[in-house]
């Protein structure tokens, strides 16, 4: 310091994903840390660590335990010294023949040495040290006690000894057997080897005796008699050793108490089983073993079975409590090829020992042997994966040894591996011309980027070059010429990898085009991908970086801390009730929980703090704390336990009283339905949306009256009783349960809950017997209908009712477990009791039930709210994403349908509550619109015209497509247009910019030639000008580039339909609401309107509406020409003159506002009536088109992104084609006639156009028309006759004098041209068609209908369009109904939004399970047989050194044999887990199969729940339940004003 204590402070992060949006419930992902790791890419250095997780598979070679001559004995080597036989040198000597001499050498023996060698006896070790996790669920392992039931070599004290003999057995020698391993037989020998006698402090055993302690058995001391049992010697003389007992140290055995993994779809287990006595065995206590005796004994507190696992210290991760793990390092355990066994020994049932058994391997002469790396390296094999056949005893530590050694793959180092964690480093500084490259780009520029080069500097590490450690107490150093230190040298040798839509830091281009591919989740990619692939740049982290895979975390998503079940997933169908949990109020003890103190353990490492040593750090070392935990002890009594005594508030009893569809049984009554009989009676009845099937003339239905049976009991009747829940309803009687008032008296915690378990349980359903009227599954028949296994109808069987047993379940529901106590009120109701009064009643309290409102709290909201879903205790149940599934398998019940308990595979990112705002509803209200309804007039039939589809075609060019395409783009297709098709022709192009060159032009005339263009000729031909060119066209030429009616309206801009001229859509702030939202916008009027008014937690304001804007009605004022003409003059004529009055023009005002009156209304707004007025309640018409819908239309007006075309998809010419033609359909036009046709006469608009115009008037033509040719750029002039109309005539009802198509001949006119393919005229032809089915359009007043007039577009070419006036109507009760729309409710499973959603069979393919005749293989076990090695017991005959005995024998051992157990094996049924299988069931997935449409709205028959039953299917229907059903009505009651 850490710690404790008190404060204070720190100490705990969340994120995508379910919706159109929101809260909530869930679940799924994801960010973090860790790893003995693996894999991809990449890789400089260093310290320190780690490094078969799989195959306890199978091993070749080498090592890995010896060791002591100071226990012994023999051999060998080597020295020495002696000896003997060789040998025979040097040297003396010589007669040279030789003689001495004996030396090295070798030999043989003997004797000694001693840091010598291998075997041998014999002692210790070998039972440790190392590896290992297979087995084990268990006293195994952790803790923490016991041992009075016990061992303990080495080693330390401390006692007391070690006299004396004896007899063998290795080695060796011989000899025989084997191939080998090995072995036998005879023979000798030594000890610290074996064995007897002696001795006995002290020990042990038996029988005694006396004392002390102990929880017990019992244990200590003392002591008697009796029996027993010891030793060993070597030595360098220091000294190391022997025995015995006693004691202590240290390791060990054995037993107790708590902990110690899942699963009950494993409930019953066990024969040595429990226990006793009595042996036997063991160090030792025990069924641990044997006889014998009882019949125990474990178990829901979870036995036994199966599964899986070595345990812990500790690691890991977490705020923590937990969770998961158990590598390395430390401690226990347990194993050593698998199985069984002993043996020796202090210790072993013994990794590197022994015996059988097995299986492999491996040597063999085939007779018969060896072997056991889960020691250290190493092979092989498995495997995503894991390392040298290294140095060395220097150090540390074990053996043995008196030592000195020796041996040690414990152990110290090194090598391999970025497998971890730490430390360095790859370079500082300066340096814009912001170099080159790259990549974007809006082409301007921006990033890369001070980044690079440049200039200056250093000099880590790694490289060379020198010096050189500590670790060693004297000596010894594998590491090692290592750490370190120093000097020279060059910026030189040293950067990856992952990522970049959200989460989650980091974006752009290109490629690709639901392909290729990403992907943790959400999801990205179908031609502009910030998401694939590449580049560019960023982000991140670094010698690594990223995947995977496990762990723990977020996850309070198993909740002890620290969760829940009314509707998400969740109260058991109720009750009784044994266990077990809980438990009133005093009083006394007592100490098990409980709290406190000391102790003793909690091992060491780790972990925390403080400190230190390696430069730092990682590691290492001290020192402390800390290890929440157990056990003793001493103490406290509140509290919860126990004991003992006592209360009455909780329980119960006793008396009394009144309510009740409570139960069971017995018996009775009436209405009604059907049936019989019998009477009247006569043609229908029934039935239903309308029907038919059925009944009926053999007399129904209807009626009358009599009988017959069953089964339910109208009214009362009520959110009114009663019962535990199901459930119970006529009366009456019996016998019964229970709550409840009241009041006293008694017992004295008797309570509460409640796992198993009993019981009790609507409906359906089963089983015997009965009934059997109605209603009624199936069933048949008839409707509907596309089908109709269904909704309807007419019949009609189980059943339905009774008894008796089974069933055991339901939406069994308050979807709300049971008890208690608290915690605001009002107000009904039901049964009981009290006061009080003014007393047939009424107030006011109180028990118990029963409803609604409605506070605090609670709730994700809905909503509950003293009858809790508040607040609290006590018990019991149940939930832990959906779906596969309440399904299989398995067990229990069950006659049987089923019940009951209940999984996994697999597959999904959801599923799911409530609430919100829309949108829809075959849901409700109110409202509106020519929406229907009253009318008028049409279309649909006819012939024509247009326009579409659809055939066709070379091509019939594209577009529009319900409403909102279809006389539409197109206000006009012979050529042009034209986008289409044949056919021909150009190619910097018909058109735009630039460049080079050549001409001078360009146009223009002409000639040739073509089908035409295009193509070839000839003719004329500019300006400026510094004389160099220069503008301007033209032709050539090269590229850039032009062009596209080629593609995408789903890439857009614009414009434009539509709901809709409908009354709506929003905002600020406030306010509610968690929230999405709400409120404002709802209500109550009113309006054509979200118009206004009143209220209102709102107040205000925006786009829309309305008004401003333009025609139009009236009117005043200016003004008076081209218009007008009352007076005057005046004509053929308002022609003229005048005139300014009137009309009309076009300027400017004026009027109309619910101003006024009455009434209604709420005193409003507004309504309804009147005056006035030209007009009256927006006066009529127009332009005006709110947020916003529909990926509505256009890319072919236009513009435009991208794509695609480039001698063509681009451009030019001709001719053709859009103008086709069985047919379908929209849109019109003109008909069918008499309200008309027909000629004849007559009149009366408006509003337009007009110069490449419009054309008067004459003439000419039967006309279309033509010629000539006056006015007119227009209030002058023309087009222009207006036409229904009127007036007179004719038709006379008819396919005509209706009606005009077709055709046929002849023409006008436009125009380069009328054949495909114009219009128009004149003659001639004279179809259909007689008022139109089914259905469906327009229109509410100057509209409908009817008439004609003009314009655009245009050379010609309307029955279209768009405009004008003329004539002019009829109707409208009213808002059930069809359409559309608003608004407000409501219900929703829709939100691509009802053109939604969504069920189920069946058909395809995939995947995974279930059943399966069977096959097959695994594991534990049981019985039987066989029985190895072995220990234990027996044992006639055999064998037999030590002791006894003179012997002879004996004692005592041994082999043998024999017997109990006994591995492995074999046979036998069973059990249990897998694998596998013909076929079989289901389930799951899976863009566009197939049948129907269950379900969501009142889903078109409300929907569900059980349970029967039927049917391809969803599902029908029966019968009880259920609201988690819309919608109306009534009737209660309750709130609020």
């Nucleotide at each position: 310091a850490a710690c404790u204590u008190g404060a204070a402070c720190a100490u705990g992060a969340g994120a995508g994903u379910u919706u159109g949006a929101u809260c909530c419930u869930g679940g799924c992902u994801c960010a973090g840390g860790a790893u003995g790791a693996a894999c991809g890419c990449u890789g400089g250095c260093g310290g320190c660590g780690u490094g078969c997780c799989u195959a306890a598979c199978a091993c070749a070679u080498g090592c890995a335990a010896g060791u002591c001559g100071a226990a012994c004995g023999a051999a060998g080597a080597c020295g020495c010294a002696c000896g003997g036989a060789c040998g025979g040198a040097a040297c003396u000597u010589u007669u040279c023949g030789g003689a001495g001499g004996g030396a090295a050498g070798a030999u043989c023996g003997u004797g000694c040495g001693g840091a010598c060698u291998g075997a041998g006896u014999g002692g210790c070790g070998g039972a440790c040290g190392g590896g290992u996790g297979a087995g084990u669920a268990a006293c195994g392992c952790g803790u923490g006690g016991g041992u009075a039931a016990c061992c303990u070599g080495c080693c330390c004290c401390g006692u007391a000894c070690a006299g004396g003999g004896g007899g063998a057995c290795a080695a060796c020698a011989g000899c025989c057997g084997g191939a080998a391993a090995c072995g036998g037989c005879u023979g000798c020998u030594a000890a610290u080897a074996c064995c007897g006698c002696a001795u006995g402090a002290g020990c042990c055993u038996g029988c005694g005796g006396g004392g002390c302690c102990g929880c017990a058995u019992g244990g200590c001391c003392c002591u008697g008699c009796a029996g027993g049992a010891a030793a060993a010697g070597c030595u360098g003389c220091g000294g190391c050793g022997g025995u015995a007992c006693g004691g202590g140290a240290u390791g060990g055995g054995c037993c107790c108490g708590c902990g110690u993994c899942u699963g009950a779809u494993u409930a019953g287990c066990c024969a040595g089983u429990u226990g006793g006595c009595g042996g036997g065995g063991u160090a030792a206590c025990g069924g641990c073993c044997c006889a014998c005796c009882a019949a125990a004994g474990c178990g829901a507190c979870g036995a036994u079975c199966a599964g899986u696992a070595g345990c812990c210290g500790g690691c890991u991760u977490g705020a923590g409590a937990g969770a998961g793990u158990g590598a390395a390092c430390g401690g226990c355990c347990a194993c050593a090829u698998u199985g069984g066994g002993a043996c020796u020994g202090a210790g072993a049932c013994a990794c590197g020992g022994c015996c059988c058994a097995a299986a492999c391997u491996c040597c063999u002469a085939c007779g018969g042997g060896a072997g056991g790396c889960a020691g250290c390296a190493g092979u092989g094999g498995g495997g995503a994966a894991u390392a040298u056949u290294g140095c060395a005893c220097a150090a540390u530590g074990g053996g043995g040894g008196g030592a000195a050694c020796c041996c040690u793959g414990a152990u110290g180092c090194a090598g391999c591996a970025a497998c971890g964690c730490c430390g360095c480093g790859u370079g500082a500084g300066u340096g814009a011309a912001g170099a080159a490259g790259u990549a974007c780009c809006u082409c301007g520029g921006u990033a890369u980027g001070u980044a690079a080069a440049g200039c200056u500097c250093u000099g880590u590490c790694a490289g060379c070059a020198g010096g050189g450690a500590a670790g060693a107490a004297a000596a010894u150093g594998a590491c090692g010429g290592u750490a370190c230190c120093u000097g020279a040298c060059c910026a030189a040798g040293a950067a990856g990898c992952a990522c970049c839509g959200g989460c989650u830091a980091a974006a752009u281009a290109c490629g690709u085009g639901c392909c290729a591919g990403c992907a943790g989740c959400c999801g990205c990619g179908g031609u502009a991908a910030u998401a694939c692939g590449u580049a560019u740049g960023g982000u991140g982290c670094a010698a690594g970086c990223g995947u995977u895979a496990u762990c723990c975390g977020g996850a309070u998503u198993u909740a002890c801390u620290g969760g829940g079940u009314g509707u998400a997933a969740a109260g058991g169908g109720a009750g009784c009730g044994c266990a077990g949990g809980c438990g009133g109020u005093g009083c006394g003890g007592c100490a098990a929980g409980u709290c406190a103190g000391a102790u003793g353990u909690g091992a060491a490492a780790g972990c925390c703090c403080g400190g230190g040593g390696c430069u730092c750090a990682a590691c290492c070392c001290c020192g402390g704390g800390a290890c929440u935990g157990c056990a003793u002890u001493u103490g406290a009594a509140a509290c919860u336990g126990c004991c003992g005594g006592a209360c009455u508030a909780g329980a119960g009893u006793a008396u009394c009283g009144g309510a009740g569809a409570g139960g069971c049984a017995a018996g009775u009554g009436g209405a009604a339905u059907u049936c019989c009989u019998a009477g009247u009676g006569u043609a229908g009845c029934g039935g239903u949306g309308a029907a038919a099937u059925g009944c009926g003339u053999a007399g129904a239905u209807a009626u009358u009256a009599g009988g017959a049976g069953g089964a339910a009991c109208a009214c009362c009747a009520g959110u009114g009783g009663c019962g535990a829940a199901g459930g119970c309803g006529g009366c009456u009687u019996g016998c019964u349960g229970g709550a409840c008032g009241a009041c006293u008296a008694c017992u004295g915690a008797c309570g509460c809950u409640g796992a198993g378990g009993c019981u009790c349980g609507a409906a359906a359903g089963c089983g015997u017997g009965g009934g059997g009227a109605g209603c009624a599954a199936a069933c048949a028949g008839g409707a509907u209908u596309a089908g109709a296994u269904a909704c309807c109808c007419u019949g009609g069987u189980a059943g339905u009712c009774c008894a008796c047993g089974c069933c055991g379940u339901a939406a069994a529901c308050g979807a709300u477990g049971a008890a208690u106590a608290c915690u605001a009120g009002g107000u009904g109701u039901c049964g009981g009791g009290g006061c009080a009064c003014g007393a047939c009643g009424u107030g006011c309290u109180u028990c118990g039930g029963u409803g609604c409102c409605g506070c605090a709290g609670c709730a994700a909201a809905c909503g509950c709210a003293u009858u809790a879903a508040g607040u609290a205790u006590u018990c019991c149940a149940c939930c832990u994403g959906g779906g596969g599934a309440g399904u299989a398998c398995g067990u229990u019940c069950g006659c049987a349908a089923g019940a009951a308990u209940g999984a996994a595979a697999c597959u999904c990112a959801a599923a799911g509550g409530a609430a919100u705002u829309g949108a829809c509803g075959g849901g409700g209200a109110c409202c509106c619109g020519c929406a229907c309804a009253a009318g008028c007039g049409g279309u649909g039939g006819a012939g024509c015209a247009u326009g579409u589809g659809g055939u066709u075609u070379a091509a019939u060019u594209c577009g529009a497509a319900g409403c909102a395409a279809c006389g539409c783009g197109a206000a006009g297709a012979a050529c042009c247009u034209u986008a289409c098709c044949a056919g021909u022709c150009c190619u910097u192009g018909a058109c735009a910019u630039c460049c080079g060159c050549c001409u001078g032009a360009c146009a223009g005339g002409c000639c040739c030639g073509c089908a035409a263009c295009g193509g070839g000729g000839c003719c004329c031909u500019u300006c400026c000008c510094u004389c160099g060119g220069g503008a301007c066209a033209g032709g050539c030429g090269a590229g850039a580039c032009a062009g596209g009616u080629g593609g995408u309206g789903c890439a857009u801009g614009g414009u434009u339909g539509u709901c809709g001229u409908c009354a709506g859509c929003u905002c600020g702030u406030g306010u509610c609401g968690u929230g999405a939202g709400a409120u404002g916008u709802u209500g109550g009027g009113u309006u054509a309107a979200g118009u206004c008014c009143c209220g209102c937690a709102a107040c205000g304001a925006g786009c829309g509406c309305a008004a401003c804007c333009c025609c139009u009605a009236u009117u005043u004022c200016c003004a008076g020409u081209a218009g007008c003409c009352a007076g005057c003059a005046g004509u053929g004529a308002g022609a003229u003159g005048g005139g300014a009055a009137c009309u009309c023009u076009g300027g400017a005002g004026a009027g109309a506002c619910u101003g006024c009156c009455g009434g209604g209304g709420a005193c409003a707004a507004c309504c309804c009536g009147g005056a006035g007025g030209a007009a009256g309640g927006u006066g009529g018409g127009g332009a005006c088109g709110a947020c916003g819908u529909c990926a509505a239309a256009u890319c072919a007006u236009c513009a435009u992104g991208c794509c695609c075309c480039u001698u063509a998809u681009g451009g030019g010419c001709u001719g053709g084609g859009c103008u086709a033609c069985a047919c379908a359909c929209g849109u019109g036009c003109u008909a069918c006639a008499a309200u008309g046709g027909u000629g004849c006469c007559a009149a009366c608009a408006g509003a337009g156009u007009g110069a490449g115009g419009c054309g008067a008037c004459c003439c000419c033509g039967c006309g279309a028309g033509g010629g000539c040719a006056g006015g007119c750029a227009a209030a002058u002039c023309a087009c222009a006759a207006a036409a229904a109309u009127g007036g007179c005539a004719u038709c006379u009802c008819a396919g005509u004098u209706c009606g005009g198509a077709u055709u046929g001949c002849a023409g006008u006119c436009u125009g380069c041209a009328a054949c495909u393919c114009g219009a128009c005229u004149g003659c001639a032809u004279g179809a259909a068609g007689c008022u139109g089915g089914a259905a469906u359009c327009g229109c509410u007043a100057g509209u409908a209908a009817u008439c004609g007039c003009g314009a655009a577009u245009c050379a010609g070419a309307a029955u279209g369009u768009c405009g004008c006036g003329g004539u002019g109507a009829a109707u409208a009760c009213g808002u059930u109904c069809c359409c559309g729309g608003g608004u407000c409710u409501u219900g929703u499973a829709c939100a691509c939004a009802c053109c939604g959603c969504c069920c189920g069979u069946c058909a395809c393919a995939c995947c995974a399970u279930g059943g399966g005749a069977g096959u097959u293989g695994g594991g534990a076990a049981u019985g039987c047989c066989c029985g190895a090695a072995g220990c234990c017991g027996g044992u006639g005959a055999c064998c037999u050194a030590a002791c006894c005995g003179c012997a002879a024998g004996g004692a005592g051992g041994g082999a043998g044999c024999c017997g109990u157990c006994g591995a492995a094996g074999g046979c036998a049924g069973g059990c249990u887990c897998g694998a596998u299988a013909a076929c079989u069931g289901g389930g799951g997935u899976g863009a566009a199969g197939u049948c129907g449409u269950a379900a969501c709205a009142a889903g078109g028959u409300a929907g569900c729940c059980g349970u029967a039953u039927c049917g391809g299917a969803a599902g029908g229907u029966g019968c009880g339940g259920c609201u988690g059903g819309a919608u109306c009505a009534c009737c209660u009651c309750c709130u609020u004003u």
Small-subunit ribosomal RNA from an uncultured Clostridiaceae bacterium, 1537 nucleotides, folded computationally. The coordinates come from a structure-prediction model, not an experiment, and the mean pLDDT is 84. It was read from a public genome assembly. Its Rfam family is "Bacterial small subunit ribosomal RNA". Gene Ontology terms of the family: structural constituent of ribosome and ribosome.